The RNA shown here (transfer RNA) has 72 nucleotides and comes from uncultured Selenomonas sp.
Rfam family: tRNA. The family's RNA type in Rfam is transfer RNA.
């Protein structure tokens, strides 16, 4: 250049054309306690990016970024 594959919280992963998008680690605040890094309760934080189709898109189509594997 060309073909596949993957992009979801600060990290690793689930997930699915409608329901408050969930785990777990990590981080804020609180009980508890001499202490807190162990418990224990409570929180915050996300669908790479544009357009398409749909009544609706994170899920399905195109391109485009980016990763990463084969091939020339």
């Nucleotide at each position: 250049g060309c073909g596949c594959u993957u992009g979801u919280a600060g990290u690793c992963c689930a997930g699915u054309g409608g329901a408050u998008a969930g785990g777990a680690c990590g981080c804020c605040g609180g009980c508890c306690u001499c202490c807190g890094g162990a418990g224990c309760c409570a929180g915050a934080a996300g669908c790479g990016u544009g357009a398409g189709u749909u009544c609706g898109a994170u899920u399905c189509u195109c391109a485009c970024c980016a990763a990463g594997c084969g091939c020339a």
The sequence was found in a public genome assembly. The coordinates come from a structure-prediction model, not an experiment, and the mean pLDDT is 80.